[in-house]
RNA sequence: UCACGACAAGGCCAAAUCCUUUGUGAAAAGGGUACGGAAAGCGGCGGGUCUUACAAUAAGACGGCCGAGCUGCCGAA
Numbered sequence: 001u002c003a004c005g006a007c008a009a010g011g012c013c014a015a016a017u018c019c020u021u022u023g024u025g026a027a028a029a030g031g032g033u034a035c036g037g038a039a040a041g042c043g044g045c046g047g048g049u050c051u052u053a054c055a056a057u058a059a060g061a062c063g064g065c066c067g068a069g070c071u072g073c074c075g076a077a
Base pairs, nucleotide, nucleotide: 004075005074012037013036017032018031019030020029021028022027035064041070042069045067046066047065048062049061050060051059052058
């Protein structure tokens, strides 16, 4: 350095659910909590799933579904 990921150390994130707010909606933001996570960090690039009052070869949501990309902490075997 690459690979790998301990019943390691110090930290980190936060599913479901509850409360408040926003949105037509999928969902999002904040707070509580903790199912889990070594990229559960970042970006919707590809696939996938989902939504749409207006119906539309459109516009959106999900990065904690998968792949690829970029970045990154620690160090036993």